A computed fold for a 534-nucleotide part of an RNA from a Pseudomonadota bacterium, annotated as small-subunit ribosomal RNA, 5' domain. Rfam family: Bacterial small subunit ribosomal RNA. Gene Ontology terms of the family: ribosome and structural constituent of ribosome. The full RNA is in RNAcentral, with records from ENA. The coordinates come from a structure-prediction model, not an experiment, and the mean pLDDT is 84. The organism belongs to Pseudomonadota, within Bacteria.

Context: one part of a larger RNA
RNA sequence: GGAUGAACGCUGGCGGCGUGGAUAAGGCAUGCAAGUCGUGCGGUCAGUAUCGCUUUAGCAAUAAAGUGAUACUGAUAGCGGCGAACGAGUUAGUAACACCCUGGGAACCUACCUCGAAGACGGGCAUAGCCAGCCGAAAGGUUGGGUAAUUCCCGAUACCAAUGCGAAAACGCAAGUUUUUGCAUUGAAAGCAGCAAUGCGCUUCGAGAUGGCCCUAGGCCCGAUCAGCUAGUUGGUGAGGUAACGGCUCACCAAGGCUAUGACCGGUAGGGGGGGUGAGAGCCCGAUCCCCAACGACGGUACUGAGACACGGACCGUACACCUACGGGUGGCAGCAGUCGAGAAUAUUCCACAAUGGGCGAAAGCCUGAUGGAGCGACGCCGCGUGCAGGAUGAAGCCCUUCGGGGUGUAAACUGCGGUACUCAUCGAAGAAGUCAUAUUUUUUUAAAAAAUAUGACUGACGGUAGAUGAGGGAAAGAGGUGGGUAACUACGUGCCAGCACCAGCGGUAAAACGUAGACCUCAAGCGUUAUCC
Numbered sequence: 001g002g003a004u005g006a007a008c009g010c011u012g013g014c015g016g017c018g019u020g021g022a023u024a025a026g027g028c029a030u031g032c033a034a035g036u037c038g039u040g041c042g043g044u045c046a047g048u049a050u051c052g053c054u055u056u057a058g059c060a061a062u063a064a065a066g067u068g069a070u071a072c073u074g075a076u077a078g079c080g081g082c083g084a085a086c087g088a089g090u091u092a093g094u095a096a097c098a099c100c101c102u103g104g105g106a107a108c109c110u111a112c113c114u115c116g117a118a119g120a121c122g123g124g125c126a127u128a129g130c131c132a133g134c135c136g137a138a139a140g141g142u143u144g145g146g147u148a149a150u151u152c153c154c155g156a157u158a159c160c161a162a163u164g165c166g167a168a169a170a171c172g173c174a175a176g177u178u179u180u181u182g183c184a185u186u187g188a189a190a191g192c193a194g195c196a197a198u199g200c201g202c203u204u205c206g207a208g209a210u211g212g213c214c215c216u217a218g219g220c221c222c223g224a225u226c227a228g229c230u231a232g233u234u235g236g237u238g239a240g241g242u243a244a245c246g247g248c249u250c251a252c253c254a255a256g257g258c259u260a261u262g263a264c265c266g267g268u269a270g271g272g273g274g275g276g277u278g279a280g281a282g283c284c285c286g287a288u289c290c291c292c293a294a295c296g297a298c299g300g301u302a303c304u305g306a307g308a309c310a311c312g313g314a315c316c317g318u319a320c321a322c323c324u325a326c327g328g329g330u331g332g333c334a335g336c337a338g339u340c341g342a343g344a345a346u347a348u349u350c351c352a353c354a355a356u357g358g359g360c361g362a363a364a365g366c367c368u369g370a371u372g373g374a375g376c377g378a379c380g381c382c383g384c385g386u387g388c389a390g391g392a393u394g395a396a397g398c399c400c401u402u403c404g405g406g407g408u409g410u411a412a413a414c415u416g417c418g419g420u421a422c423u424c425a426u427c428g429a430a431g432a433a434g435u436c437a438u439a440u441u442u443u444u445u446u447a448a449a450a451a452a453u454a455u456g457a458c459u460g461a462c463g464g465u466a467g468a469u470g471a472g473g474g475a476a477a478g479a480g481g482u483g484g485g486u487a488a489c490u491a492c493g494u495g496c497c498a499g500c501a502c503c504a505g506c507g508g509u510a511a512a513a514c515g516u517a518g519a520c521c522u523c524a525a526g527c528g529u530u531a532u533c534c
Base pairs, nucleotide, nucleotide: 001534002533003532004531006530007529008528009527010526013384014383015382016381017380018379019377020376026340027339028338030337031336032335035082036081037080040079041078043076044075045074046073047072048071049070050069051068052067053066054065055064056063057062089295090294091293099219100218103215104214105213108212109211113208114207115206116205117204118203119202121155122154123153124152130145131144132143133142134141135140160187161186162185163184164183165182166181167180168179169178170177171176191200192199193198221267222266223265228258229257230256233255234254235253236252237251238250239249240248270292271291272290273289274285275284276283277282297318298317299316300315301314320331321330322329323328348374350373351372352371356370357368358367359366360365387417388416389415390414397408398407399406400405422472423471424470425469426468427467431462434458435457436456437455438454439453440452441451442450443449478523479522480521481520482519484503485502489518490517491516492515493514499506500505
């Protein structure tokens, strides 16, 4: 000199873009952060329409009320499906195939999506909801009855697939692999909407895409005042297990395996893209954004599922906290806000799904603290402003003085001008792509569907914001320093005192080094100090 997720002191006008719990992975009140589908299913409730019945009024037509059936519309507790394994957070652990990079998997899986081939036949048993009863303070549970499905089960068919036994060909040193083919055994399916056409789904197989899993040469901090470490340890055989190879696990057998090219032990630490500095080499760092990993009070376990050993799922244990009728229950902010604590220190219990993206849905749409925005903080970077021109041999005040004068100083006053920020008024965006309705055209045989075009309606949180026009309006400067290094000096006070200080050093009666004042210097909405890195 540069830099910072900074803090502290003094000061503080505006805007844009960024950025903001680095400490206690300490504890958490409250609200929200993952739902959706009625075009899978049976119910229930509400409304409308039609038809029927009953009662009341009436001679009757009819009216009112109640009730039943059918149809349609709306809502949805439960069953069922998909999602909830993404997104969001944090960096505790981890020195490791965690990460980076190289190559490989002939040892593997992949829901939704795309392409191709084939199929969807027949039957059955339950169960929630519901009804009835019972237990409990609650959380919740239990017995009986009966019911639906794209829930579950059985049978049929299946070139295909899996498993087993064969045959042939190709490749390979071999182990074996690939292709073709024969036999045996086993294994499928679901409907919904629609008048229909058809569409959306369902089952099996093959291929792709995407995502993942495993292996691998090399790289990856400090300590030798850590020198030896290791029994599933190293290898084999067999078995189990896995999507898959493998001591991954187990039984048996052998006695191996690692290590001064640093094993083992201890300390520290998430890794990378990157960031800071530097001419570079290097050194230091790993906030925000992106990729990967790990974690979700702490420890353990599996279930479901294409995918988890699962932050807002389950079970067990531990600690803590809460409710309780004392019998028993409930909870997990390292999601967004917010609160207490500790700390030098880090924000609103805000608005919206309008856009982008995600989940579900045929769609309309619903959900989305992701995201888009607003709020707070000079925390950072950048931009703008605090006026411009004229104005005296030069006011006052203050300071210095050789008492003559000099300085502050065109500075002010005063005159003219402009008018950013701000206030008021009027207007007012882009960000909107789409969705729905109607019509036309094209594609295939009409219709339907899809696409395109036209017309109309509707959709903006930010926000009456940005911006435009007009009017009003001089309104907003400080901090540090001035002996040398280092830009900038005088007076007074003090008297080795009080104090300054980064270094050497100043201060003991004329101190340019302490304190005050004036003047000056440097930066400037900031300026200094502290901490850390180069």